RNAcentral holds the sequence, with entries from ENA. Transfer RNA from a Candidatus Dojkabacteria bacterium, 74 nucleotides, folded computationally. The prediction has a mean pLDDT of 82. NCBI's taxonomy places the organism under Bacteria, Bacteria candidate phyla, Candidatus Dojkabacteria.
RNA sequence: GGUGACGUAGCUCAGUCGGUUAGAGCAUGGGAUUCAUAAACCCAAGGUCACUGGUUCGAUUCCAGUCGUCACCA
Numbered sequence: 001g002g003u004g005a006c007g008u009a010g011c012u013c014a015g016u017c018g019g020u021u022a023g024a025g026c027a028u029g030g031g032a033u034u035c036a037u038a039a040a041c042c043c044a045a046g047g048u049c050a051c052u053g054g055u056u057c058g059a060u061u062c063c064a065g066u067c068g069u070c071a072c073c074a
Stems, first nucleotide, its partner, number of pairs: 001073007010026004019057001028044004050066005
């Protein structure tokens, strides 16, 4: 330099071939339980779906560009 994949909650990830509240586990906070702690149980908070633009009635999803990470080729 070229090609491809990926970027979603604090962490690990799912999801959607465009459609009406964006999810799980762990972690965090609270509750209940216990003599007490832990585990298990209940609840809650936490997201500009990397960024910018485009298409569309409507974009996390499609398209283009930018940035970052990884792999391969040279």